[in-house]
RNA sequence: UGGGUCGGCAAGACGGUCGCGGUGAGGAAACUCAACGAGGAACGUCCGGGCUCCAUAGAGCAAAGUGGUGGGUAACACCCACCCGGGGCAACCCGCGAGAUAGUGCAACAGAGAGCAGACCGCCGCGAAAGCGGUAAGGGUGAAACGGUGGGGUAAGAGCCCACCAGCGUUCUAAGUGAUUAGAGCGGCUAGGUAAACCUCGCUUGGAGCAAGAUCAGACAGAGAACGCAUAGGGCGGCUCGUUCUAGUUCUCGGGUAGAUCGCUUGAGCGCAUCGGCAACGGUGCGCCUAGAUAGAUGACCGUCACCUUGCAAAAGGGACAGAACCCGGCGUAACAGCUGGCCCAUCCA
Numbered sequence: 001u002g003g004g005u006c007g008g009c010a011a012g013a014c015g016g017u018c019g020c021g022g023u024g025a026g027g028a029a030a031c032u033c034a035a036c037g038a039g040g041a042a043c044g045u046c047c048g049g050g051c052u053c054c055a056u057a058g059a060g061c062a063a064a065g066u067g068g069u070g071g072g073u074a075a076c077a078c079c080c081a082c083c084c085g086g087g088g089c090a091a092c093c094c095g096c097g098a099g100a101u102a103g104u105g106c107a108a109c110a111g112a113g114a115g116c117a118g119a120c121c122g123c124c125g126c127g128a129a130a131g132c133g134g135u136a137a138g139g140g141u142g143a144a145a146c147g148g149u150g151g152g153g154u155a156a157g158a159g160c161c162c163a164c165c166a167g168c169g170u171u172c173u174a175a176g177u178g179a180u181u182a183g184a185g186c187g188g189c190u191a192g193g194u195a196a197a198c199c200u201c202g203c204u205u206g207g208a209g210c211a212a213g214a215u216c217a218g219a220c221a222g223a224g225a226a227c228g229c230a231u232a233g234g235g236c237g238g239c240u241c242g243u244u245c246u247a248g249u250u251c252u253c254g255g256g257u258a259g260a261u262c263g264c265u266u267g268a269g270c271g272c273a274u275c276g277g278c279a280a281c282g283g284u285g286c287g288c289c290u291a292g293a294u295a296g297a298u299g300a301c302c303g304u305c306a307c308c309u310u311g312c313a314a315a316a317g318g319g320a321c322a323g324a325a326c327c328c329g330g331c332g333u334a335a336c337a338g339c340u341g342g343c344c345c346a347u348c349c350a
Base pairs, nucleotide, nucleotide: 001346002345003344004343005342006341007340008339009338012305013304014303015302016301017300018299020037021036023034024033025032026031039321043332044331046330047329048328049327050326051209052208053207054206058241059240060239061238063205064204065203066202067201068082069081070080071079072078083097084095085094086093087092098200099199103198104197105194106193120139121138122135123134124133125132126131147165148164149163150162151161152160166190168187169186170185171184172183173182174181175180213262214261215260216259222253223252224251225250226249227248233245234244235243269288270287271286272285273284274283275282276281307318308317309316310315
């Protein structure tokens, strides 16, 4: 200098004028003053919770989610570190990462035969021949043919036997919290693929949701039918058991109400420093308080400056995605002008 890879920040600031919102103070009121007033994603509603309610929310089945190990967290399918497998020269990236010897299923065509399969060509033996018996080492088909090389053995062959290797199972040693890694033995000779197919195994899980729910005020009009009297019915996803409440339960027709207040913003909060930890993150100390609307506010204009692009300069131009509604932690998506750091590779110079 070029290419690559992994991150961080950012989304204007100050002042003035007018306008809007709730809060606080003053005022009889009109109104005046003060401080404050959309986000890094507020979007998606994909996860996890806090909180509220269901009298308590028990046990089991089913169902759903999840799936290497350890740690973080209120919790998580999130984050951090590591292991294994794959990609890449590398930095790094990817993984629906347990089980195929519990069972079921699936894999076109070709081929004799593709889950316990099979003899087409071939080789060997008997026979005059037709044919019968043995074989799976050689050939062929196929993506894949039930280990590889060499030797022994045999009628011809075959892990039939042996040596070395690969795979599988298992024992021991060393390192590690662990997943695992490395090494030394033993065995049977060999038990393909696929579970993001059904399934098995391990772990987790009551349900509904702020239109949850609580309080106050106010209004009205009941009628009929069926079943029933603790053996009905109800107790917020399904079923069973348990437990508990209770004489009403269900259906049809008809009438009244939709108001106000709370929930509602001090939080698993933010900033700085320091300590612990590889890190995620946690502890301690000091400081700060920053919308709470309810038909739903948070805006417009002017001036100065900042940033970026072009330009010698003067000057000109640019500013996206987007909009709080109970709150928080993640993930996904959108995005203008940009700024900046670590690491890897190549080339050149000192």
Predicted 3D model of a 350-nucleotide RNA (Bacterial RNase P class A) from a Microbacteriaceae bacterium. Of the family's consensus pairs, 96% are formed in the model. NCBI's taxonomy places the organism under Bacteria, Bacillati, Actinomycetes, Micrococcales, Microbacteriaceae. The sequence was found by an Rfam model in a public genome assembly.